The RNA shown here (c-di-GMP-I riboswitch aptamer) has 78 nucleotides and comes from Syntrophaceae bacterium UBA6252. The coordinates come from a structure-prediction model, not an experiment, and the mean pLDDT is 88. It was read from a public genome assembly, where an Rfam model found it. Its Rfam family is "c-di-GMP-I riboswitch aptamer". Rfam's curators write: GEMM was predicted in a large-scale screen for bacterial structured RNA regulatory elements.

RNA sequence: AGUCGAUAAAGGCAAACUAUCCGUAAGGGUAGGACGCAAAGCCAUGGGUCCGAGGCUUCGGAUCGCCAGGUUACCGAA
Repeated sequence: AGUCGAUAAAGGCAAACUAUCCGUAAGGGUAGGACGCAAAGCCAUGGGUCCGAGGCUUCGGAUCGCCAGGUUACCGAA
C1' cells in the first nucleotide's frame, strides 16, 4: 500500500413513525425519532421497481437503505 472486517478505539449515518414544507404523483427537504448499516458517503451508467404523460414499441421523473458497477474515505486485530 492492497485485500479484508474484530465482543478493538474514535466516531458517522438514520428505517418506520410524528410534525411541517415542496411536488399532479412517485418521492424529497427540515426537526424529532432509531429499524438497522463497514461505506446506509457520492454517482441514475446497466438492470429492477415506483410515478406521470403521450403518439402507452415512447418520453419525462423518482428510488444509491433493491441489485450490479464506478469513485472517494476512518481504524488496523486475524